[in-house]
Context: one part of a larger RNA
RNA sequence: UGUUAUUGUCUGAGUGGAACAAUCUUCUAGUACGAGAGGAACGAGGAUUGGAUGCCUCUGGUGAGCAGUUGUCGUAUGGCAGGCUGCAUAGCUACGCAUUGCAUGGAUAAGAGCUGAAUGCAUCUAAGCUCGAAGCCAUCCGCAAAACGAGACAAUUAAGGCCGUGGAAAAAGACCACGUUGAUAGAGUUCUUGUGUAAGAUUCAAGUGAGCAAUUGCGAGAAUUUCAGCAUAGAACUACUAAAAGC
Repeated sequence: UGUUAUUGUCUGAGUGGAACAAUCUUCUAGUACGAGAGGAACGAGGAUUGGAUGCCUCUGGUGAGCAGUUGUCGUAUGGCAGGCUGCAUAGCUACGCAUUGCAUGGAUAAGAGCUGAAUGCAUCUAAGCUCGAAGCCAUCCGCAAAACGAGACAAUUAAGGCCGUGGAAAAAGACCACGUUGAUAGAGUUCUUGUGUAAGAUUCAAGUGAGCAAUUGCGAGAAUUUCAGCAUAGAACUACUAAAAGC
């Protein structure tokens, strides 16, 4: 583009798949078998490894962030060396966690049969019927109405798009949420979480300088204020800002 209104939700004719593979082990069983020595299997369960799919509760990695510390900057509550060290939220991850199941049904092949004539017997076959395989079709997981026999259902002048705020989505498109009848993002507040007790002030203080002495100057560090301060990718709340108007 088509499918002869638009949009939304579906069906599934077909089609793809390895979604599982291997090994070990227990029971079967010291059984069957065998004079003994020795010594199975069908079936059932468990584990490991590899593959596949998903996830982040735990463990590990990364990590905004917080703290300590060295040097230095006109003493600097701070910055820089994208310094060094410790811890670490969300997210993303594997080295982590979870699943990876048992079959079963239907129609059959070779084959095994029942009933049974043609052929008064017989015969699985001619009519009819019952079984029967790792194979076929379903059952499991995907795609799929371009399946040209182009399907079904629902709504109806609305629907979708442009535009704007965004993310669980994302190479571009697409997808998903929202647009004042609003919590979509930012900002703010509260919580959660991380770090580990901020600055300033007050009270002490090893030591040290001055002084004959009384006394006084400096002072690493400690305690209280302070589960503080700082930071929060997370949660809730709040229209303060931006989602106007419009095509």
This is a predicted structure of a 247-nucleotide part of an RNA (large-subunit ribosomal RNA, domain VI) from a Nanobdellia archaeon.
Taxonomically the source falls in Nanobdellia (Archaea, Nanobdellati, Nanobdellota).
The full RNA is in RNAcentral, with records from ENA.